The RNA shown here (transfer RNA) has 72 nucleotides. The prediction has a mean pLDDT of 81. It matches the Rfam family "tRNA". By type it is a transfer RNA. A source record names the gene tRNA-Phe-GAA-8-1. The sequence is in RNAcentral, with records from GtRNAdb.

Parts: sequence; C1' cells; structure tokens
RNA sequence: GACCCGAUAGUGCAACUGGAAGCACGUCCCGGCGAAGUCGGGAAGAUCUGGGUUCAAAUCCCAGUCGGGUCA
Repeated sequence: GACCCGAUAGUGCAACUGGAAGCACGUCCCGGCGAAGUCGGGAAGAUCUGGGUUCAAAUCCCAGUCGGGUCA
C1' cells in the first nucleotide's frame, strides 16, 4: 500500500428479510431476613464519526477513525 472482518448500555453478547434496540452480569431503589449475601419486584443506561438512499436505517451506499487478519 491492497483486500477481508469487526465497532450496539459499565462489561460480555443478540436484533432474522430495512419496520417500536433486547438478554445476562453489574449499578441504583423497594420488599422480606437481626446485618451481609441469597431471593422477589422495579428503574436508569447504548447503535464508532460525518454524509447519502428511503415513508422508515443498528441493518443498504460513500468517506473517515479505531481494532484484528491475509497478501505485498
């Protein structure tokens, strides 16, 4: 330098064919237990960045950033 893959909540992962972004752990609140832990109920919290297409984009297209890989 060329090509391929990836980036979603604090962490690890889903989201099928473009149609209301979920799960687990963690955090916080409430209940029960003498306390902690466990248990039950609830809440907050995210689409790498900038454009484009579309009624509608995490998803498609373009450019870029970061990480990994293959080749030179």